């Protein structure tokens, strides 16, 4: 070089073209004499990057970028 497979909240992961969610974990407030657990509610995403099909794109095609693998 060649081929495959990923990229989504701080972390580990879901979303079969139709509101971008779930677990910890972070904030704030209840519970406790107090701290854990426990409840309850919050904040954090331009979904790796450009373009493009489509009425509508995480999701489809393209081109690039990283990471992993296999091969030689």
């Nucleotide at each position: 070089c060649g081929c495959a497979g990923c990229g989504u909240a701080g972390a580990g992961c879901a979303a079969u073209g139709g509101c971008a969610g779930c677990u910890c974990g972070c904030u704030u407030g209840g519970u406790u004499c107090a701290u854990a657990c426990c409840c309850a509610a919050g904040a954090g995403g331009u979904u790796g990057a450009u373009g493009g099909u489509u009425c509508g794109a995480a999701u489809c095609c393209a081109u690039c970028c990283g990471c992993u693998g296999c091969u030689a």
Molecule: transfer RNA
Organism: Sphaerochaetaceae bacterium